[in-house]
Predicted 3D model of a 482-nucleotide part of an RNA (large-subunit ribosomal RNA, domain I) from Thiomicrorhabdus sediminis. The organism belongs to Thiomicrorhabdus, within Bacteria. The full RNA is in RNAcentral, with records from ENA.
Context: one part of a larger RNA
RNA sequence: CGUACACGGUGGAUGCCUAGGCGGUAGAAGGCGAUGAAGGACGUGAUAGCCUGCGAUAAGCUCUGGUGAGGUGGCAAAUAACCUUUGACCCAGAGAUUUCCGAAUGGGAAAACCCAUCCUUUAUGGAUAACCUCUUAUGAGGUGGCUAACCCGGAGAACUGAAACAUCUAAGUACCCGGAGGAAAAGAAAUCAACCGAGAUUCCCUAAGUAGCGGCGAGCGAACGGGGACCAGCCCUUAAGCUGAUAUUGGAUUAGUAGAAUAGUCUGGAAAGUCUAACGAUACAGGGUGAUAGUCCCGUAUACGAAAAUCUUUUAUUGGUGAAAUCGAGUAGGACGGAACACGUGAAAUUCUGUCUGAACAUGGGGGGACCACCCUCCAAGGCUAAAUACUCUCUACCGACCGAUAGUGAACCAGUACCGUGAGGGAAAGGCGAAAAGAACCCCUGAAGGGGAGUGAAAUAGAACCUGAAACCGUGUACGU
Numbered sequence: 001c002g003u004a005c006a007c008g009g010u011g012g013a014u015g016c017c018u019a020g021g022c023g024g025u026a027g028a029a030g031g032c033g034a035u036g037a038a039g040g041a042c043g044u045g046a047u048a049g050c051c052u053g054c055g056a057u058a059a060g061c062u063c064u065g066g067u068g069a070g071g072u073g074g075c076a077a078a079u080a081a082c083c084u085u086u087g088a089c090c091c092a093g094a095g096a097u098u099u100c101c102g103a104a105u106g107g108g109a110a111a112a113c114c115c116a117u118c119c120u121u122u123a124u125g126g127a128u129a130a131c132c133u134c135u136u137a138u139g140a141g142g143u144g145g146c147u148a149a150c151c152c153g154g155a156g157a158a159c160u161g162a163a164a165c166a167u168c169u170a171a172g173u174a175c176c177c178g179g180a181g182g183a184a185a186a187g188a189a190a191u192c193a194a195c196c197g198a199g200a201u202u203c204c205c206u207a208a209g210u211a212g213c214g215g216c217g218a219g220c221g222a223a224c225g226g227g228g229a230c231c232a233g234c235c236c237u238u239a240a241g242c243u244g245a246u247a248u249u250g251g252a253u254u255a256g257u258a259g260a261a262u263a264g265u266c267u268g269g270a271a272a273g274u275c276u277a278a279c280g281a282u283a284c285a286g287g288g289u290g291a292u293a294g295u296c297c298c299g300u301a302u303a304c305g306a307a308a309a310u311c312u313u314u315u316a317u318u319g320g321u322g323a324a325a326u327c328g329a330g331u332a333g334g335a336c337g338g339a340a341c342a343c344g345u346g347a348a349a350u351u352c353u354g355u356c357u358g359a360a361c362a363u364g365g366g367g368g369g370a371c372c373a374c375c376c377u378c379c380a381a382g383g384c385u386a387a388a389u390a391c392u393c394u395c396u397a398c399c400g401a402c403c404g405a406u407a408g409u410g411a412a413c414c415a416g417u418a419c420c421g422u423g424a425g426g427g428a429a430a431g432g433c434g435a436a437a438a439g440a441a442c443c444c445c446u447g448a449a450g451g452g453g454a455g456u457g458a459a460a461u462a463g464a465a466c467c468u469g470a471a472a473c474c475g476u477g478u479a480c481g482u
Base pairs, nucleotide, nucleotide: 001481002480003479004478005477006476007475008474009473015467016432017431020403021402022400023399024398025397026396027395028394029392030391031146032145039101040100041099042055043054044053046079049075050074051073061095062094063093064092065091066090070083071082072081106115107114108113116128117127118126119125130143131142132141133140134139150181151179152178153177154176161168165215191198192197202229203228204227205226206225212220213219233384234383235382236328241321242320243319244318245317246316247315250312251311252310253309254308256304257303258302262277263276264275266273278295279294280284286298287297288296333357334356335355336354337353338352339351340350343369364379365378366377367376368375419426420425439466442453443452444451445450
C1' cells in the first nucleotide's frame, strides 16, 4: 500500500411525520376612503429585543350578551406586583379613544418634519387645500386615493408564423389611459326568414372547421336552422322600472348550550394491541390521549339558543329618481378617405364616420348581400329593463387515485426577510430530542471546547451539532498478500 471482515468518524440521502402549500365544491360577500382609507413611522408592558395587539384612555377603556375559575398574548422560563364567584381572563355585538405620515387637504418639505393665521379656553380645543354643482356673497352637497380578477370604452405594438419578406399573421393580443358594477355589457326588431313562418337580449351544445375570406400562401372563419339554460316586458299626454325611510311577518349571520355507551386478563416503559365478557348508535365524520379507542377527552348525529348589530323576506305608508323631449333632420342617403362586419375593395350588400353634401314625412320610409321589378317583412335618427353569463383580494364549511421540506407558494421556520443593486429590480438558505425536560445534581481530566463517571429515561450510538442515519470521503483493529 492492497484485499477481506469488524468497529468507528464524517456526511445528511432514504423512510416515517406535518405545522405549510396546491386544486376544487357549496354558501356568503363583492368593496374601503375627507366621519381621513390602503399602507406605514414612532410609541405603548414591572422587562433589553422581536412578533402580535393597541394608540398619550396606548397587550388596552365603557356598555350589552355568552361562558364560569382561574387570569395578567407569543418567542420564554423564573421572579415581582396585582385582578378574580360583588363574575376576572376569554368569546360575540355596539360604542369611546385613535400620536405623526400617507388622497393628505392651512403654507412648505428630502414621508412620518418645519413654519403659520383666525376663533376660543383656567387648562388646548377648533377652523383655514383645489375643483364641480346649488344657493348666494355666505353656506350646503359632491369629487379626489387604494383595491385580485372579471366588464365597457379610448389609444394600441413587436417578437413570431408565412420555413426569407412587404399585403397578411401574431392581434385589436400585450402594454397604457378613462369609467362602472357586483356583475358589466346587450336588449324588446327600420330583426331574421322565404312565399312556410319565427318573434328582445345573454350564455352553452350543434350546424362546422361547413359556406366563405385569403401574396386563394401562411392562415382566418361565420350565419340560417335545430337542441338547451333563463325568460319580462315597458315608457316619452306623469310611467314600466330603480331606490331610500318607517312600521310589521318569517328566516339567516355574528358568541354559545345539552349531547349515548366498558370492564377485566396478558405482553409492554406506556394499551387504544391480545384474549374474555358487555353496552351505545338519528352519534362507527374527524382529531387527541405514553402503540391501533364507537363506549377516556374534544367532538360528531340530533335538539335548542341572542340583550345588540347586520342582511334578507311578507305586507302597509311615504319620499326621491326616471325627466330628455314632443315619435325623433343637418338625420337617412350620396361622393371621397378610413374602420367594423368571418368578408384583405372585391360584383360588396350591412354598420360606424373625418371632409363635402343632403331627402321623404305613414298617400311615407328601411331591409331581404351590386342593381331593377314584383312580393314579403319591419318602422331608424329618444329612453329604461331582472334572470340565465364572467371573475375571486376575501369569509365559512367540506373535499382530493394533489405535494410532503431540492417537493408543495419565492416563503411549513419572525420571508418578500437576510443579502445584492445608485435605481427600477433581483432574491435565498433554513422543519423533526423525548410520552413527559424527567434537558444530565455531584465527582474527575481541563484555560476553554470536548470528554469520562454518576444520575434521568423504555432507549442517551434519543444529550440539545439531538428520529431514522445510505453513499462518496477519512480512520482503528484483526487476517492475508506484497